RNA sequence: ACCGAAAUAGCUCAGACGGCAGAGCGUCAGACUAAAAGUCUGAAGGUCCCUGGUUCGAAUCCAGGUUUCGGUA
Numbered sequence: 001a002c003c004g005a006a007a008u009a010g011c012u013c014a015g016a017c018g019g020c021a022g023a024g025c026g027u028c029a030g031a032c033u034a035a036a037a038g039u040c041u042g043a044a045g046g047u048c049c050c051u052g053g054u055u056c057g058a059a060u061c062c063a064g065g066u067u068u069c070g071g072u073a
Base pairs, nucleotide, nucleotide: 001072002071003070004069005068006067007066010025011024012023013022019056027043028042029041030040031039032038049065050064051063052062053061
C1' cells in the first nucleotide's frame, strides 16, 4: 500500500430479514440463613465507534472516516 473481519450495558457476546435494544457474568436492593456462601425475586446500567445520506421509521441499508485484528506484497 491493497484485501477482509470486527466495534452494541462495567466484562463476554447475541440481535443484521428496517418497526420494543437483549442474554450470561458482574453491581445494587429484598427474601431464605445466627452470619457468610449459595439459591430465588426485583432494580439500575446503552448517543448500538463517529459524521452524513436513504426512509414515515436505521443497531440493521448506502457513502466517508476512526480504532483494533487477520491476510497478501
Molecule: transfer RNA
Organism: Candidula unifasciata